RNA sequence: AAAGUCCGAAAGGACUUGCCUCUGCCGGAGCGAAGCGAAGGCAGAGGAAAGUCCGGGCUCCACAGGGCAGGGUGCCAGGUAACACCUGGGCGCCGCGAGGCGACGGAAUAGUGCAACAGAAACACACCGCCGAUGGCCGUCCGCAAGGACGGAUCAGGUAAGGGUGAAAUCGUGCGGUAAGAGCGCACGGACGGGCUGGCAACAGUCCCGGCGGGCAAACCCCACCCGGAGCAAAGCCAAAUAGGCAGGCAUUGAGGCGGCCCGCUGAGCCUGCGGGUAGGCUGCACGAGGCGGCGAGCGAUCGCCGUCCCAGAGGAAUGAUUGCCUCGGGUCGCAAGACCUCAGACAGAACCCGGCUUAUCGGCCGGCUCCCACC
Numbered sequence: 001a002a003a004g005u006c007c008g009a010a011a012g013g014a015c016u017u018g019c020c021u022c023u024g025c026c027g028g029a030g031c032g033a034a035g036c037g038a039a040g041g042c043a044g045a046g047g048a049a050a051g052u053c054c055g056g057g058c059u060c061c062a063c064a065g066g067g068c069a070g071g072g073u074g075c076c077a078g079g080u081a082a083c084a085c086c087u088g089g090g091c092g093c094c095g096c097g098a099g100g101c102g103a104c105g106g107a108a109u110a111g112u113g114c115a116a117c118a119g120a121a122a123c124a125c126a127c128c129g130c131c132g133a134u135g136g137c138c139g140u141c142c143g144c145a146a147g148g149a150c151g152g153a154u155c156a157g158g159u160a161a162g163g164g165u166g167a168a169a170u171c172g173u174g175c176g177g178u179a180a181g182a183g184c185g186c187a188c189g190g191a192c193g194g195g196c197u198g199g200c201a202a203c204a205g206u207c208c209c210g211g212c213g214g215g216c217a218a219a220c221c222c223c224a225c226c227c228g229g230a231g232c233a234a235a236g237c238c239a240a241a242u243a244g245g246c247a248g249g250c251a252u253u254g255a256g257g258c259g260g261c262c263c264g265c266u267g268a269g270c271c272u273g274c275g276g277g278u279a280g281g282c283u284g285c286a287c288g289a290g291g292c293g294g295c296g297a298g299c300g301a302u303c304g305c306c307g308u309c310c311c312a313g314a315g316g317a318a319u320g321a322u323u324g325c326c327u328c329g330g331g332u333c334g335c336a337a338g339a340c341c342u343c344a345g346a347c348a349g350a351a352c353c354c355g356g357c358u359u360a361u362c363g364g365c366c367g368g369c370u371c372c373c374a375c376c
Stems, first nucleotide, its partner, number of pairs: 003370004008365001012326002014323001016321002019044001022041002026037002046347001050358002053356005058231004065263004070227005075089005090104001091102004105222002111220002113216002127163002129159003134156002137152006171189006190212001193208006235283004245274006256266002290309008329342005
């Protein structure tokens, strides 16, 4: 200098003008009010407010228990209100590396299932081959005979090392052995199992045994742990209006109630159709698992203590518009002073709230680490 990787933080001001919540000089008003008007003032949309993918707070069912079914997660140890999140560690894979990713319990251990086609064969097996020692067949030789020796072909039989097929085929390589072969035997290695050591653990190391078919559980399933339901359009309060309407069915021999089913509990009205009235106002609605600062503990996520602050709350939905301005930052030239250029850009808009994850993105900044090149 260049390329990468991993974090962290920020998102300005001013002039003019417009809008909402709150406040309210003054008027109303002789006193006290209410409605009403109103000078001015503080403050007013994010890092993702987005997706609605998770977890909760909160509200109601509801006085609300147990089970089955169903659903979620899946290495270990921690954090947290909780989580599928975060932190640290282990193992596996990718990367030269810094780092990144995780579909991370179980396949004999309870079982079932799948792998088209090809191939002999995918819980089983011989297509091409190799052997034919042993028994059988043929030939030659020896022998009185019994029988023996040698050779040939391959019938019975042996075989899975070599070849072929396939994503994958009797754990792999080498040596010996054999008629030819094979863990048949041996050496080394791999996996399963066991002992010992280290570690809270997941695991790691080391030693021993044994002769050993694999893949898929993001296939069904088994195991461990967790889980009521619905959701702010939840749910409450006030005012007003109407028709305490009509018809049918069920119901203390228990209707109905709690996502499905069972037990249990509760329990007097419930369900369907037709018809009528209302759609107004208020609460929920922002003091929170809150923000900021300091100190301490911890590898860290985070936690504890002390201090300080109140930081949008609309109600069909305000938080806007403009600018020839300033500032932060960046670039070029220059010894410097300074000059010029760029520039508040993109993605985007609260609606009960919070903790995450994922996705989109502007101009820039700070720091750590890795790789490569050049110079000293």
About this RNA:
Predicted 3D model of a 376-nucleotide RNA (Bacterial RNase P class A) from Thiobacillus sp. UBA2597. Its mean pLDDT, the model's own confidence on a scale to 100, is 75. Taxonomically the source falls in Thiobacillus (Bacteria, Pseudomonadota, Betaproteobacteria, Nitrosomonadales). It matches the Rfam family "Bacterial RNase P class A". By type it is a ribozyme. From the family's description: Ribonuclease P (RNase P) is a ubiquitous endoribonuclease, found in archaea, bacteria and eukarya as well as chloroplasts and mitochondria. The model forms 96% of the base pairs in the Rfam consensus.